[in-house]
Order: sequence, then structure tokens, then C1' cells
RNA sequence: CUGGCCGUGCGCGAUGGUCGCGGCCGCCGCAAGGCGCGCCGAGGAAAGUCCGAGCUCCACCGGGUAGACUGCCAGGUAACGCCUGGGCGCCGAAAGGCGACGGACAGGGCCACAGAAAACAGACCGCCCGACGGGCAACCGGCGGGUAAGGGUGAAACGGCGGGGUAAGAGCCCACCGCGGUCCCGGUAACGGGGCCGGCACGGCAACCCCCAGUCGGAGCAAGGCCAAAUAAGCGGCUUGGUGCGACCCGCACCGACAGCACAAGCCGCGGGUAGGCCGCUCGAGACGGCCGGUAACGGCCGCCCCAGACAGAUGACCAUCCCGGCGGCACCCCCGCCGGAACAGAACUCGGCUUACGGCACGACCAGCAGC
Repeated sequence: CUGGCCGUGCGCGAUGGUCGCGGCCGCCGCAAGGCGCGCCGAGGAAAGUCCGAGCUCCACCGGGUAGACUGCCAGGUAACGCCUGGGCGCCGAAAGGCGACGGACAGGGCCACAGAAAACAGACCGCCCGACGGGCAACCGGCGGGUAAGGGUGAAACGGCGGGGUAAGAGCCCACCGCGGUCCCGGUAACGGGGCCGGCACGGCAACCCCCAGUCGGAGCAAGGCCAAAUAAGCGGCUUGGUGCGACCCGCACCGACAGCACAAGCCGCGGGUAGGCCGCUCGAGACGGCCGGUAACGGCCGCCCCAGACAGAUGACCAUCCCGGCGGCACCCCCGCCGGAACAGAACUCGGCUUACGGCACGACCAGCAGC
């Protein structure tokens, strides 16, 4: 340099100014509100709402069934189905990538097409033997039998490969590999290595049912709580007749009555909770920096900082200078001019993850190849 592979950082460029918007604070004002060179004001995914938690309310003696999810080992973590490291398998020349990766002698089920045969196997072409028929012979034909080495089908063919053996063959016999059992060694473990025994008996699918092991109560900030116009039920209290004071309300006076209770009505209070308001609400498994422990995920200590909280829902516009990119002028640089600085998207209880979407810029580790020093 080229190709590859694995990551990291940034994300309407930076700084300043003017105006505007949401929140907080301070000052003025009885209040409505106003003022302030005051402070803060979207994202890496705020998204999908797929996992795991905090928080809140409800339920809850214990056990089981059903259901859902998870499934190699160890570590990390508040926790996880996440992350890190390791093992094993597959892919790649390598860097590296991918893997729901317990059980197929508990049982059931399935294995398309092709093929002779797809699971207590089977014989299409072959190969071999036998007698018979034909032919001088080589050989040919059908018949009976043996075989599974070779061909062919298939995703998969009842161990693989080599040798012996045989009429041809075959774990029929032997070595190695695989498989099963057992013992020893290494490793925390998954697992790896080795010795001995077994002649093979055991196809695949569990992301089909199922079995085994483990985990799981439900609903969610429209959770939930407080204040409280209106209003229903319910509870408590008071009042109630007549006449007069011009009418009405209150009040007072007088008169009448069994005037004490109940019913009823009216008023008041409680209660209740709608509209509305407030809390929950953002200081947190927090951000940043340094040191230490650990291969790493991550953890510990110290320092320092406060970083949106709306409820029809704010986060924008313009200007100046600089930066970056493109185009043009110039023979080039410098310089000058013009244009552009995009994509996905946008908080609404909060965290930890995963996944998905995304125009572009910058940087790093590693692998391979070629050339040079």
C1' cells in the first nucleotide's frame, strides 16, 4: 500500500452575540403578574416494549397440579434470557465468526422426493457358486442359491479405513480410528489425555409430544397518595301554628295549642368524592477524573460535580468569526468568490441489558499478500 477482520469515539461542526420557548432560583408586588448580562434544558438509540430490577398497590399458612420460560462450565452483577473468560462442535489459510450446546435403551410420533430397502431392514445393477439348455470354444440365456466389497438413490443406507481371509464376500479375524464400559492422571468445573476390556449390540429429529433439572403470585406512574367546588346514599343538629311591626327575609312582641315525640320539609354541619389542584417527579445500583485489584466482565478507595421534568406537552431562529467538504477563478500553492455541514429519530416514573433504524467523519488493534528500508 492492497484485501480482510474486530472494535472505539463523535453524531444538524466550534465559539460569541441578539431574540424566542420550558423549568428552577432570587427580587418587586395584596394579587394578577413583572424583572434578572442568574442556572439548567433530548438521544445513541429518547424507538420496539423483548428480558431483568427498583418503586407502588392488591393477594399471600404450607404443599402439589396446570401453564410459561430457561438449559455446556466458571465468574461478574441488585438481577437477568445480559456480559466476560473457558470447554466442545461447525465454518475460515489466518485474524476471527456462529451455536436453545440436558436426555433418542422411559414411552408415543415423524423421516417428503428419489430409491430394491428409511428401522424388529432390503437386493435394482453388479460379484460368486451350482446343475440345465445353446455354442467347437471364448461365452450367452433363463433357473436355484450365496453376498453386500463395488455401482446407483438419498439429508441420512444398520460403523470407517487398511490388511488377512474367501468361490465371491462379510467384525468372519487383526491393527488404527469411532462407539460403549472401567480405571488412572490433569483441571474448581465443563472437559482433556492415557491404560485395559468389549467385536459392534446403539440411524436421525426433542426449535414434535414427552422426560429430567432450575426459575416464576398479579397488576402497573392512567401505579398509588393528599387537598377538594358540585352531587347521590348515609349520619348528626336546628327550625316549623296564628296575629302584628306597609310587602318579602331575619328579628322582636303578643295570642293559641296535648306543643313532648314521630313523619315530612327546609337549612346547617359531617360524610363522600366529580371537576380542578398538589405530591409521586427526578440525587441516582448517578456522571466525570485519578489510583489500586482482576486475563476480562467488573469491583474498591479518593477527589470533584449536580446534569430536562412538561401535562396539549419547552429544547428554535438569525447574525459574526473560525473549522471541515465541494465547485469555480489562477499554470500550481497562497488567496478570492459561491454552495453545503445532511441520516435515523425526539424525553414524559426511573435504572441495567438486548434488538432494531441510521447519511457521514475521525481513530486503533490484529490477520494475509506484495514491495522497500
RNAcentral holds the sequence, with entries from ENA. This is a predicted structure of a 373-nucleotide RNA (Bacterial RNase P class A) from a Gemmatimonadales bacterium. A source record names the gene rnpB. Of the family's consensus pairs, 94% are formed in the model. Rfam family: Bacterial RNase P class A. About the family: Ribonuclease P (RNase P) is a ubiquitous endoribonuclease, found in archaea, bacteria and eukarya as well as chloroplasts and mitochondria. By type it is a ribozyme. The coordinates come from a structure-prediction model, not an experiment, and the mean pLDDT is 76.